Predicted 3D model of a 385-nucleotide RNA (Bacterial RNase P class A) from a Porticoccaceae bacterium. It is recorded under the gene name rnpB. The prediction has a mean pLDDT of 75. RNAcentral holds the sequence, with entries from ENA. The source organism's lineage runs through Bacteria, Pseudomonadati, Pseudomonadota, Cellvibrionales and Porticoccaceae. It matches the Rfam family "Bacterial RNase P class A". The family's RNA type in Rfam is ribozyme.
RNA sequence: CGAGUUGGCCAGGCAAUCGCUGUAUUAAUGUCUCGAUCAUUCGCUUGCGUUUGAAAGGGUGUAAUGCAGAGGAAAGUCCGGGCUCCAUAGGAUAGAGUGCCAGGUAACACCUGGGGGGCGAAAGCCUACGGAAAGUGCAGCAGAGAGUAGACCGCCGAUGGCUCCCUAGGGAGUACAGGUAAGGCUGAAAGGGUGCGGUAAGAGCGCACCGCGUUGCUGGUAACAGUCAACGGCAAGGUAAACCCCACUCGGAGCAAGACCAAAUAGGUUUCCAUAUGGCGUGAUCCGCGUUGGAGACGGGUAGGUCGCUUGAGGUAAGUGGUGACACUUAUCCCAGAUGAAUGAUUGUCCACGACAGAACCCGGCUUAUCGGCCAACUCAACCU
Repeated sequence: CGAGUUGGCCAGGCAAUCGCUGUAUUAAUGUCUCGAUCAUUCGCUUGCGUUUGAAAGGGUGUAAUGCAGAGGAAAGUCCGGGCUCCAUAGGAUAGAGUGCCAGGUAACACCUGGGGGGCGAAAGCCUACGGAAAGUGCAGCAGAGAGUAGACCGCCGAUGGCUCCCUAGGGAGUACAGGUAAGGCUGAAAGGGUGCGGUAAGAGCGCACCGCGUUGCUGGUAACAGUCAACGGCAAGGUAAACCCCACUCGGAGCAAGACCAAAUAGGUUUCCAUAUGGCGUGAUCCGCGUUGGAGACGGGUAGGUCGCUUGAGGUAAGUGGUGACACUUAUCCCAGAUGAAUGAUUGUCCACGACAGAACCCGGCUUAUCGGCCAACUCAACCU
């Protein structure tokens, strides 16, 4: 140079004009069954009620000006918590979840550090990683045999049988019984490996080394590790995101939670009046016609409105402690809050020509989508120089 690894940051820039949402100030001024206070009418229980009017101020609307206005994922809604309402003596079962160790945290299935295993040349990456000697289940095809292993080929002829020879006894042959897990074959997997001894041939059958297991010792908070020691011939194949066992954790519903104000219509409760030659509606009135109690008060709920709503496990900077996640201290900042739902449009200009995408109660994570660019630390087997 090039190729990589890890962590972090940005997410078209600038200007003008016109809008939208929030907020602050100012201005006149519309509106309000808001209103301290003052005047006034009437009543009496003589300091209260009531009528009318004025009114500082307040709410709301309008205008102008200033300021602020989506994300790294606002997404999926998959985990965890806050908050709200409901439930709740305590315990057990069911159900759901988590699962190497230690720490962080409000909490977690997240994060940090470490251990074991796997991948890579390395930086580094991946890992649900408790129990298969409690029990049950499952495993296609192939294969002799697949779970208290198995004689298909091969090997053997010690033992028994059979045949032959010399013939007390032994020898040769055969492979019928039988022995054998070394070698071959099947399979993802065939019940430790290498070597020597041993044997009829073989075999942890014996031994050495390696591996494995148990116990101890040493190191480590622990998981675990050990060119450590002793013992064991090695038994107990795989599968638990199969049932199951063990340990630990877990009440339910969700901002359409929930709280407050509160029309019209209908219905409810209650009070008063009327009770048919009546009442109500229509209408100036009567007749007529229609209708069947009328009026008031109260409370619940609906439409609608207000709150919940954004100052928070908050951001930034420095310091301290810690390997780190993180914690603490000090200073400083306020950074969308809509509700048919704002955060935009147009024009000019520049460049590297702009991806995925849109808050809805709020946080911590995970996962998924993403044009491109920048910064820092680290690695180097091969190729090129």